[in-house]
About this RNA
Small-subunit ribosomal RNA from an uncultured bacterium, 1482 nucleotides, folded computationally. Rfam family: Bacterial small subunit ribosomal RNA. Gene Ontology terms of the family: structural constituent of ribosome and ribosome. Its mean pLDDT, the model's own confidence on a scale to 100, is 85.
RNA sequence: GACGAACGCUGGCGGCGUGCCUAAUACAUGCAAGUCGGGCGGGUGCGGCGGGGCUUGCCUUGCCGCAUCAGCGGCGGACGGGUGAGUAACACGUGGGUAAUCUGCCUGUCAGACCGGAAUAACGCCUGGAAACGGGUGCUAAUGCCGGAUAGGGCAAUGGGGAGGCAUCUCCCUGUUGGGAAAGGGCGCGAUAUGUGCCGCUGACAGAUGAGCCCGCGGCGCAUUAGCUGGUUGGCGGGGUAACGGCCCACCAAGGCGACGAUGCGUAGCCGGCCUGAGAGGGUGGACGGCCACACUGGGACUGAGACACGGCCCAGACUCCUACGGGAGGCAGCAGUAGGGAAUCUUCCGCAAUGGGCGCAAGCCUGACGGAGCGACGCCGCGUGAGCGAGGAAGGCCUUCGGGUUGUAAAGCUCUGUCACCCGGGGCGAAGGGCUAUGGGGAGUGGAACGCUCUGUAGCCUGACGGUACUGGGUGAGGAAGCCCCGGCAAACUACGUGCCAGCAGCCGCGGUAAUACGUAGGGGGCGAGCGUUGUCCGGAAUCACUGGGCGUAAAGGGUGCGUAGGCGGCCUUGUAAGUCCGAGGUGAAAGGCCCGGGCUCAACCCGGGCAAUGCCUUGGAAACUGCGGGGCUUGAGUGCUGGAGAGGCAAGGGGAAUUCCACGUGUAGCGGUGAAAUGCGUAGAUAUGUGGAGGAAUACCGGUGGCGAAGGCGCCUUGCUGGACAGCGACUGACGCUGAGGCACGAAAGCGUGGGGAGCGAACAGGAUUAGAUACCCCUGGUAGUCCACGCUGUAAACGAUGAGUGCCAGGUGUUGGGGGGCGACCCUCAGUGCCGAAGGAAACCCAAUAAGCACUCCGCCUGGGGAGUACGGUCGCAAGACUGAAACUCAAAGGAAUUGACGGGGGCCCGCACAAGCAGUGAAGCAUGUGGUUUAAUUCGAAGCAACGCGAAGAACCUUACCAGGGCUUGACAUCCCUCUGACGCACCUGGAGACAGGUGUUCCCUGCUGGGCAGAGGAGACAGGUGGUGCAUGGUUGUCGUCAGCUCGUGUCGUGAGAUGUUGGGUUAAGUCCCGCAACGAGCGCAACCCUUGACCCGUGUUACCAGCGCGUGAAGGCGGGGACUCACGGGUGACUGCCGGCGUAAGUCGGAGGAAGGUGGGGAUGACGUCAAAUCAUCAUGCCCCUGAUGCCCUGGGCUACACACGUGCUACAAUGGGCGGGACAACGGGAAGCGAAGGAGCGAUCCGGAGCGAAACCCUGAAAACCGCUCGUAGUUCGGAUUGCAGGCUGCAACUCGCCUGCAUGAAGGCGGAAUUGCUAGUAAUCGCGGAUCAGCAUGCCGCGGUGAAUACGUUCCCGGGCCUUGUACACACCGCCCGUCACACCAUGGGAGUCGGCAACACCCGAAGUCGGUGAGGUAACCCGGGGGAGACUCCGGGGGCCAGCCGCCGAAGGUGGGGUCGAUGACUGGGGUG
Repeated sequence: GACGAACGCUGGCGGCGUGCCUAAUACAUGCAAGUCGGGCGGGUGCGGCGGGGCUUGCCUUGCCGCAUCAGCGGCGGACGGGUGAGUAACACGUGGGUAAUCUGCCUGUCAGACCGGAAUAACGCCUGGAAACGGGUGCUAAUGCCGGAUAGGGCAAUGGGGAGGCAUCUCCCUGUUGGGAAAGGGCGCGAUAUGUGCCGCUGACAGAUGAGCCCGCGGCGCAUUAGCUGGUUGGCGGGGUAACGGCCCACCAAGGCGACGAUGCGUAGCCGGCCUGAGAGGGUGGACGGCCACACUGGGACUGAGACACGGCCCAGACUCCUACGGGAGGCAGCAGUAGGGAAUCUUCCGCAAUGGGCGCAAGCCUGACGGAGCGACGCCGCGUGAGCGAGGAAGGCCUUCGGGUUGUAAAGCUCUGUCACCCGGGGCGAAGGGCUAUGGGGAGUGGAACGCUCUGUAGCCUGACGGUACUGGGUGAGGAAGCCCCGGCAAACUACGUGCCAGCAGCCGCGGUAAUACGUAGGGGGCGAGCGUUGUCCGGAAUCACUGGGCGUAAAGGGUGCGUAGGCGGCCUUGUAAGUCCGAGGUGAAAGGCCCGGGCUCAACCCGGGCAAUGCCUUGGAAACUGCGGGGCUUGAGUGCUGGAGAGGCAAGGGGAAUUCCACGUGUAGCGGUGAAAUGCGUAGAUAUGUGGAGGAAUACCGGUGGCGAAGGCGCCUUGCUGGACAGCGACUGACGCUGAGGCACGAAAGCGUGGGGAGCGAACAGGAUUAGAUACCCCUGGUAGUCCACGCUGUAAACGAUGAGUGCCAGGUGUUGGGGGGCGACCCUCAGUGCCGAAGGAAACCCAAUAAGCACUCCGCCUGGGGAGUACGGUCGCAAGACUGAAACUCAAAGGAAUUGACGGGGGCCCGCACAAGCAGUGAAGCAUGUGGUUUAAUUCGAAGCAACGCGAAGAACCUUACCAGGGCUUGACAUCCCUCUGACGCACCUGGAGACAGGUGUUCCCUGCUGGGCAGAGGAGACAGGUGGUGCAUGGUUGUCGUCAGCUCGUGUCGUGAGAUGUUGGGUUAAGUCCCGCAACGAGCGCAACCCUUGACCCGUGUUACCAGCGCGUGAAGGCGGGGACUCACGGGUGACUGCCGGCGUAAGUCGGAGGAAGGUGGGGAUGACGUCAAAUCAUCAUGCCCCUGAUGCCCUGGGCUACACACGUGCUACAAUGGGCGGGACAACGGGAAGCGAAGGAGCGAUCCGGAGCGAAACCCUGAAAACCGCUCGUAGUUCGGAUUGCAGGCUGCAACUCGCCUGCAUGAAGGCGGAAUUGCUAGUAAUCGCGGAUCAGCAUGCCGCGGUGAAUACGUUCCCGGGCCUUGUACACACCGCCCGUCACACCAUGGGAGUCGGCAACACCCGAAGUCGGUGAGGUAACCCGGGGGAGACUCCGGGGGCCAGCCGCCGAAGGUGGGGUCGAUGACUGGGGUG
């Protein structure tokens, strides 16, 4: 895009079309084929006329007319209409043939129609049957039937002549013989002529139409259908037919068809056309048209011009109906209609007015053909559901950032219009023809005329189903008329709410797990519109079966290799031919349809006219280049010959040496052997080792080489024999002899099989040892059977690979190598054949290929068409078997693949870092305690943090508070913000009472401004908007933070390369702490990082000099920078100098590096701050902020008490120790950073002490905290659970605080636990570091072993980068990409699905053999029957009639064939089947 559609929702009108695709299932009812009286005789009814009888109204009879009924007869029922079952066929299409044929009605031509005869239906009578339907007898007619006559080359037989042709033959002329025709009607005129006209009849020829038969070509699937065939193929003779023919029969021969697909099976009516497509093609065959086939199923003939006959006949079968049970009837695949089936397909309508058909002279009759109407949006086409104006942009809805936006000029409103529908009127075309009546002209025929006939006029009348329709006039009023699908991408159209992997959606990808543009609804939007979607089917896109127009190295795909049959293809010159090919002409290619032009319905759909086209087939004329075919020639393709050399080419026989093993003997002794390490094993019965000799089998080191040979598999010691092929040179010979190759045949590694040998080594299976968690395994070890070897036979596979079929020609080079030839002294050059590498053009998706093509072309073969199922099943062929070859489907998936890219990863590689290891020092892990966490407990033990990177973390301070938790008691506009109303004047503060308190009640005290209404402010009360939430979501977020990681990386612009992802730059060579720098380079630059700039510390200088300092001068003290003063020093503060690989030397192109000098400091001087692109949905909704959700007398707020402090345990982080480098006691030294007013707190005093009293000084370089400790000196302790260690507990105290019970800290006395250096494991640290020692601070009423800082003392070690961990760069592999914590294989278990096998069972189909055998044709017979004709006889005047016989015909009988039926064994297909096999999905 299309549809004979269906389904869902919806539905106003009209036109034109179209409508059982399924059950060729069954059918009630009506209708669908009759007509002719001008072929014939009757019956009945009515009318008229006449006769007869008589009771004048009936009976009867004759004739005429009309109507009707059946009958005889004629024509038509073979057309028209339906259907698509069957059919793979000369059925259809197309073009031919018929010299092998027929043809009613119609047309033309010629000729004719004479004389006779016998019956029969109707009807009457009798009679059978329920009916259907008959039987007997009697009568009668014809355009019915029969006899005779006549008849032309019409038929048959047989002569003569001529012409033609494709064989048999055909046509024409002509002779003889034989047999062969007919129908009349009474209709008109005329008025008697044997008149004439019309219709009909007969013979012949011709035409037209229709039909039969034959042939070429064309159009389905399966080869898992490969062989088929007995009337089969042909012949001779006959039969039969309209006609040829094996159509049928007898006989004879043995043929015929098939890979160019016979036969079988499945499927199917064919075509014009229709749909689609650019076309080629693909699909299709409904309506319309042509052909065919069929008519309940099967068989058969009759009649006829035509049938094997839809609405005819006979028989058989199934089914239905009637029945009096004896017997009968029926066939909608005609039009309607019914049932059934189905997703689904209409009215039991009107009319013969038109068109067409049958009959008829005609009028006319018949016509479910047809013309119309009806039903169905089933399709196509047209029209409408209104138009214009209309913004405060109404209301409502929806959304909202609350401002607004949108629906939306949409509505309302105002002004109009009137299509369609509705109402009232008018009103066609389709009708022409024909008939009748009247009248005119022409013509044929006839003696003439007339009517009639025929042709043609005029006038009048008659004929419409549709239908009072189309069309049209008027009228009312916007009034009656819009839906459907979609809105994640493809693909046009977005928000809200609901839902929460639910419900659901879905064509593919995929949506939905609490903010869903994807589900449902709404608002809005998009699309189409009386329709819109869905489903189904076909074509397209799909170059995805590729003719046009594809491929096969790695994506699916080259056969394992050769030889060769058929076939396909084929060199140069010449000649002929004309099959292919090309050109011209003719015929055909029906109509309809399509296209173009024009025309008619208002347009269109639709219809009409004309033209074009119809790629095809046939006939004919011509051309000769190319292909084919025939003839002649050629040598370059191919082959032969001669010469020469190379080679693991093949087969057979013989021979050799090395080595292993075994055997024997000698020497010799304690092990050997084997492995990562071992063990099994061998060995004192003498191994291994070593020497000599022997046996046997297998394989042939070195040479040896991307060397050689072969078609491939494959071939490796030497010699001989036999033998194949290739190459080079010569250019003598043949003269296209060629290439490929479906089938076929042969060869074909290893393993395997059969028979017989052989067996050294190796070695499946097997045994043992190891390995391992196990190890019925791999790798390893010790043994070891088949096998490996030989002969003969089979198998026929492979990653049989170059994953690359064979052949030929052409298309840059460079370099190596094997064999041969030529040139050259040689180096070397040229050339042929092979074999490698690199590479140009070109090709290729890329990788790559590139004269050995995967390039450019041609020829032939093989093969492919998504993955799985599956190289499976079934069938077939082969095989001894194993199995091989051929080779599906159901079902299932939305992929499976190729090449390349970027990452990530690797028990891959290279390079390099880091307290990463190593080297060291000190620890943790054991103990006690502190602290955090898990767990458990609890009314609650609030919450968060979770490997590194949670766990002395948020906590830099939980007794109340904090506090978020629990229990209880309370509040409800609230503890807090804004707004409104009323009241009060305060609010507060103090006190009293109740209460655990919150709170409640009470007493006292107490505002400001004013213009005097009031206002401000505050409180109380009230209403509602709202407050409030440490409730949820860190996976909705902002912000902040951790981490990789202070690692050296991460990117961009432009350019270049690549189809692209992407690459290059950023890789490489060096160097660095560093992507730091240098060099190189299709890159050149740049950004974020690194570094530097900043702070601090280390030296010096300058400036300043109090509260700091004190050298010199002075004063002064018990002592003292205490004082005057000083500006030197320390120090403080501010500023500056200094370091840059600058200098020297070595190395290096450079960057740089090593060493040195100088220097306080040297190669970043030390420390800090500083954290790239990003990763972890990392952490935090409980700091804060915030979307959404949730709570609202509570999930908010207040209060008291409790809890966060629990404790059988487990873990992390710490503290103190275990002691003598120590503890205790005593003595006496030296800091820095800091803090201090609700504070630090001195002196002095009290107390053993915590502390208290006290209160100076200090908002601090000033006073205080503040006597630092370790260290040092001295004394003591002496290795002990201690003079170590201090837990725990008791008592007594101190401090803070409203309050130390749960639950603070400190002091004294007493107590004196574990613990003697810590398993596996594990942490920190590279220098002023570790270790050790004390000091300060934040938080804080109080509470520090934690945290953040400060200084004192002050080490050890680093060979080195193999290993562990983490990281950087390059490279490699990858089936990974939520990226190795990845991916993924098979069994087993369960569920479901389809499928193979299966003892069988059931059914379908088509054959075969035999039996039976209806109807019927044909044949035979026919003693029976029989009007016409013949013969004989009789009667009669005759008409005529009787009898006998014959001919002909028939019944009957017999025979052949023969449908259905029966029996039988097979074939094939399907269904089903206990059980069973694998497969798929989850």